Annotation: Large-subunit ribosomal RNA, domain I from Ruminococcus difficilis, 543 nucleotides, folded computationally. RNAcentral holds the full RNA, with entries from ENA and Rfam. The source organism's lineage runs through Bacteria, Bacillota, Clostridia, Eubacteriales and Ruminococcus.
[in-house]
Context: one part of a larger RNA
Parts: sequence; C1' cells; structure tokens
RNA sequence: AGCGCAAGGGGAAUGCCUUGGCACCAGGAGCCGACGAAGGACGCAGCAAUCUGCGAAAAGCCACGGGGAGGCGAAAGCAGCCAUCGAUCCGUGGAUAUCCGAAUGGGGAAACCCACUUAAGGGAAGCUUAAGUAACCUAUGGUGAAUAAAAUAGUCAUAGGUGGGGAACCGCCUGAACUGAAACAUCUAAGUAGGGCGAGGAAAAGAAAUCAACCGAGAUUCCGUAAGUAGUGGCGAGCGAACGCGGAAGAGGCCAAACCGAGAGUAGAAAUAUUUUCGGGGUUCGGACAACGGACGGAAUUGACAAGAGUUAGCAGAAGGACAUGGGAAGGUCCACCACAGAGAGUGAAAGUCUCGUACGCGAAAACACAAGUCAUCCAGUUGAAUCCAGAGUACCGCCGGACACGUGAAACCCGGUGGGAAAACGGGGGGACCAUCCUCCAAGCCUAAAUACUCCCUGGUGACCGAUAGAGAAGAGUACUGUGAAGGAAAGGUGAAAAGAACCCCGGGAGGGGAGUGAAAAGAACCUGAAACCUUGUGCUU
Repeated sequence: AGCGCAAGGGGAAUGCCUUGGCACCAGGAGCCGACGAAGGACGCAGCAAUCUGCGAAAAGCCACGGGGAGGCGAAAGCAGCCAUCGAUCCGUGGAUAUCCGAAUGGGGAAACCCACUUAAGGGAAGCUUAAGUAACCUAUGGUGAAUAAAAUAGUCAUAGGUGGGGAACCGCCUGAACUGAAACAUCUAAGUAGGGCGAGGAAAAGAAAUCAACCGAGAUUCCGUAAGUAGUGGCGAGCGAACGCGGAAGAGGCCAAACCGAGAGUAGAAAUAUUUUCGGGGUUCGGACAACGGACGGAAUUGACAAGAGUUAGCAGAAGGACAUGGGAAGGUCCACCACAGAGAGUGAAAGUCUCGUACGCGAAAACACAAGUCAUCCAGUUGAAUCCAGAGUACCGCCGGACACGUGAAACCCGGUGGGAAAACGGGGGGACCAUCCUCCAAGCCUAAAUACUCCCUGGUGACCGAUAGAGAAGAGUACUGUGAAGGAAAGGUGAAAAGAACCCCGGGAGGGGAGUGAAAAGAACCUGAAACCUUGUGCUU
C1' cells in the first nucleotide's frame, strides 16, 4: 500500500409524520372609494427587536347579546393587576381612527415642508384647538368686461356628481408575429397575444322595418341537435353557418309626434304669427279625433307593512369497568352497555361508551339579505272612419373599405368613410343580384329581470392528489439576497408522552468531556430513523 473483518467519524439519503399546499364539489358573497379606498409609513405594552392586533381614546374605548372560570396575544420570565358585583373570550352595532396614498389649501425627492380664512381658548399680531380652502362637469343664483345700452365671455357662491383601486369574468377601440399551408405572397395563426378606455355583480343582447314559405312562428341569452351538413376556400391549408327541432329561463315596458293647456322670448300699436320650455295626451292591440262607457282585470321594475325561513355568537347531546403485560393501554383476556350517534380528531400504543365532536334537536337584544301576502302607487275599455301624426342629411344610390361561415363572387342583408340624396301608411323595409306576384314586418329614439360567464373572498365538504429536491415561489417569503431600474428571487420542518432541557462533583480559560441524575430509551437540544460517497482506528492475509 492493497484485499478482508470489526468499531468509529462524516454525511444526509431512506422510512414514518404534517402545521402547508393542489384540484374539485355545494352553498354564500360579489364590488370598495372625497363619510377619504386599496395599499403603506410611523407609532401604541411596566420591561417590547419581530409578527399579530390596534391608532395620540393606540395588544385597545362604549352599548347590546352569547358564555361561565379563569385571564393580562404569538411568548417564556420578572414585577404588577383584572375576574361569579360575571373578567378574558365570541357575535352585532357604535366611538376613536396620526401621516402618506385618487390625496384634494400650496409645494414636494410618498409618509415631509410651508400657508390662508373663520370661530373658540379672558384672546392681541405670538401659541393651541376646531372647521374650511384642489380641479372638472351639471343645475341654480349673484356679479359682470372689451362696446353707449343690452348681451356674452369671465368670475364668485350654493347644491349634486366625477376622480382612485379590484383575481378572473364583460363591452368597446386598437391590434401583431412565430406558426400552418410540408417553400411562400392571397389565406392561416386571429380579431388570438399585446395596448387603451369603460361598466357590473354579472356584463352584453333584447320586445321584429325578425324568420318562414303560401303552413306558420312570435324579444334576448345559454345548452343539445341540425352538422363537420349547406357553403366558403392559392376550391390548397383550412374556415364553417342557418332554417327547423328538443331543453334552461321567461316579461314586457317607456318616449318623440299628432292634439289640449300654461309660461317665456321675438316681430307688431294690436289682433296675430313664430320660436322655445314645462304639464297633460299617446306609443303598433297603432294613436290623435268623434261617440258610448266608467267596471272586470294587471304590474319584473317604486314605497310601506309583513307570517315565515336564513346568515352573523351559541346550547344540548347516549353508553365501560376489571385483570395481566408494559414507561404508558385505546392493543390482549373477562364480563357489560349505547346507537336517528360505529364520520372524524385527540388522549403516553390500536377508544362507539375518556375528551372534543358526530346523529337527532334547540337558539338572537342587534345587524344584514330574502319573502307568501296586504296596502299605497301605477297601468288598464268598445266602436267609427273624413282629416292629422307615427324618429331626415335618415333610407337609398355611386366609389372605397369592414363585418357577415361567405376570400368580389351572381353577393343580398349589416356597419363605416366619401359624393349625391327620397317617400309619407294610397307610404316604406325584407324574403341572398335584379323584376313581377304574393307573404311578412314598420327603420332612422330609449329601458328591461331570469336562464349565461368568472372566483380576489367566506363557510362546509371531497380526493386510486403531494408529503419537505414533492406539494404553491413560499409548511410562511415575495422574506434574505441580486439588479440604477423594470424585474429576478432562494434556502430553511421533526428531542421527548411530558422539559422531567441534565442539580451536584471532577478536568479545562473556554469549548468540550468524565461521573452523577432525568427518561421507556439519551432521543441531550449540531437533538426521530441515520444509507452511500469520503476519512480514520484496531486486527488477519498478501506484497
């Protein structure tokens, strides 16, 4: 030195465990904000660095309800307190709520600096306290130029509103490329990703100028089917309906105008004409208008009341002992019991009957969100046909685009730009060029629940989901750390049933070790188990 054997060190794998995650189901909730949000900074405890909670009234204050013996957060300790005259704790409502932040008195390098007005403090000019002081929009009122008057601009006051945030979902505007076409340009990817604006608990759409086919249906949305059909397509790659049918849900309303009335302006001497505002009327079952009538009935949306059921604390809840083993019984043996409860978790090992629970039941002073129903309120008739009304730079046409499953095509329908530009219910649109006939509907105004989408969030539950290199990045961490910044972004769990966390003695400066003691076991805090690499010690054999 090598190969063995034995014993160690080192190391962290493995096994077991779970405080944390992942996915889904059901229910709830679904907006917050100038009454100052989301998110932060700085503070607050007797001692207080971090987290949690809270805000100068600062681990808290008040009221009401629950609850019933301990409590003063994680978190020990010292000191000191509170509590059956009901504390701590839980729920509901309220008070307080520094500074920054839309941040809004002005400024600003966020959490800071500097003001003004009014009032109060015996209140003066200093000080303190309270309230107010941003911009824009709308409405009303005051004031009020250039310009003689008037008017307007401006300006001021008051009132209401807006602003910022939000995981995904939603609407609108804008809008790629990789890719596919086995290259590539039309095409595709895709109206996707990205960007912007905006809204809500949903959003959007929505009450036929719709379909259909000579039969008829009767707003919208969503699902299934029709159907990978009809089509479209360098007829390539691909894209891809509708009618109809079956379901979920179900709901319809309001203006403009005609007509009536009131006010104001303009012209005029006035009659009157005209413009405009407001009220009534009226809305496709057309209406105004005329005649008759005044009751039946209806209401998603408004207001009040309301049986009841629910959410936000809780209450109650059956039934087991002994013996032996063991550190410890829930495992074993023996004899019992409950069960609308043998789901589950914990307890020194494996518990229906020990603890918490579970089944079945019960419960709210206060707040919230529903709600049968009642009332208010609102709506609501028939007939007639002469006249009047029924959404205009609109419909439509040319050109150019877009969107429709539809790439310009025979290309309708829908939307936009641009240039032209109607009719008036005896009218107008559509039925896939266009025309006729026929059918059907009434554009150029508005609102509308449900069925649908999503899950930052709350509650309950489930898992042939993970078990610490897994599962979230995170068993707490968007921390430490990196970067000027946008941004990137870790590692790190386990003594024991219980700290019983090793008094005391010895060596040592200490670290550490040896005794002693605790414990079932040192498992001894560098702490469960403790593999391998790697490093030693002793010894056998070989050289």